[in-house]
Context: one part of a larger RNA
RNA sequence: UGUUAUGUAUCUGAAAGGAAGGAUCCCCUAGUACGAGAGGAACGGGGGUUCGGCGCCUCUGGUCCACCGGUUAUCCGACAGGGUAGGCCGGGCAGCUACGCGCUAUAUGGAUAAGAGCUGAAAGCAUCUAAGCUCGAAGCCAUCCUUGAAAAGAGAUACAUUGGGACACGGAUAGAAGAUCCGUUCAAUGGAGUCGGUGUGUAAGCACGAAGCUUCGGCGACGUGUUCAGCAUGCGACCCCCAACUGU
Numbered sequence: 001u002g003u004u005a006u007g008u009a010u011c012u013g014a015a016a017g018g019a020a021g022g023a024u025c026c027c028c029u030a031g032u033a034c035g036a037g038a039g040g041a042a043c044g045g046g047g048g049u050u051c052g053g054c055g056c057c058u059c060u061g062g063u064c065c066a067c068c069g070g071u072u073a074u075c076c077g078a079c080a081g082g083g084u085a086g087g088c089c090g091g092g093c094a095g096c097u098a099c100g101c102g103c104u105a106u107a108u109g110g111a112u113a114a115g116a117g118c119u120g121a122a123a124g125c126a127u128c129u130a131a132g133c134u135c136g137a138a139g140c141c142a143u144c145c146u147u148g149a150a151a152a153g154a155g156a157u158a159c160a161u162u163g164g165g166a167c168a169c170g171g172a173u174a175g176a177a178g179a180u181c182c183g184u185u186c187a188a189u190g191g192a193g194u195c196g197g198u199g200u201g202u203a204a205g206c207a208c209g210a211a212g213c214u215u216c217g218g219c220g221a222c223g224u225g226u227u228c229a230g231c232a233u234g235c236g237a238c239c240c241c242c243a244a245c246u247g248u
Base pairs, nucleotide, nucleotide: 005161006160007159008158009157010156011155015147016146017145018144021051022050023049024048025047026046027045028044034039052104053103054102055101056100060098061097062096063095067091068090069089070088071087072085073084074083075082076081093234108142109141110140115135116134117133118132166248167247169183170182171181172180189243190242191241193238194237195236196235197233198232199231200230205226206225207224208223209222212219213218
C1' cells in the first nucleotide's frame, strides 16, 4: 500500500514452526506371579540423577576500560589536585552472565505399520481379503508451546468519532539504519537538586604524637583525633529549577 469511513481495545485461527523432551537409577507392586529348588518378573504407582530446551539474576560465582582505594615512573616549580602508561595491585553496585535459580506437568483420543483376528467368497472345503469389520507402536495426526487477518473467500466483537496519521520535540522496558514503546505543561519524559539506598574504606586542612637525621637552628616517614569520613553513583523516591517550545 491493500482489505472500501477511521481509530482504540479484545479475539477467532486458515497456515507455519518446535524434539521439547530423552536416558537412567532407586522404592512400592514383591521375595509376589512363575519355579522341585536355585532363582526370580510384569502391568501400575511414587521419588531422584543426568543430558537437552525455555526463561531469569533473589542467592552463589565470574566480569564490571561507570566508580573508590593503595602504590611505581614521569610531567604540571613544591603542597593540594591532576595528566600519561586501563602502569601494577585490592575491592566493586547496576548490567551481562553460569559454575547459580525456576519450569520442562497430568491424562487422553484418532488413523495406522509389522503383526493378531472376525465374517467371507472367488474355489460347495479351506482361507485375516477379494467386498466388509475389530485390534495393534517411544513412530504419524491432535492434545502442549510459539508465530499467526495480506487467510484476495483479505475474518469477528465492543466502544468512540468527525477527524485520523506522520514529521518535529524529551526519551527507553527498544534498538545496526528503519522499526517498536513511553512522554510532550491538564506533564515526573530526560537533566539538575535533595533525601534514601549502594560502592570504596576514613579525604583535604588543622591539632597532637613520633622512628630517625641534624651544621643543634630545625627537618621528619608514619600514627591518632576531627571522620561509618571524603569521593562516586547507569538505582529508588520527592521536586516543575532547566529542556519536552513554536509548529508543519

Predicted 3D model of a 248-nucleotide part of an RNA (large-subunit ribosomal RNA, domain VI) from a sediment metagenome. The RNAcentral record of the full RNA draws on SILVA. Its Rfam family is "Bacterial large subunit ribosomal RNA". Gene Ontology terms of the family: ribosome and structural constituent of ribosome. Its mean pLDDT, the model's own confidence on a scale to 100, is 81.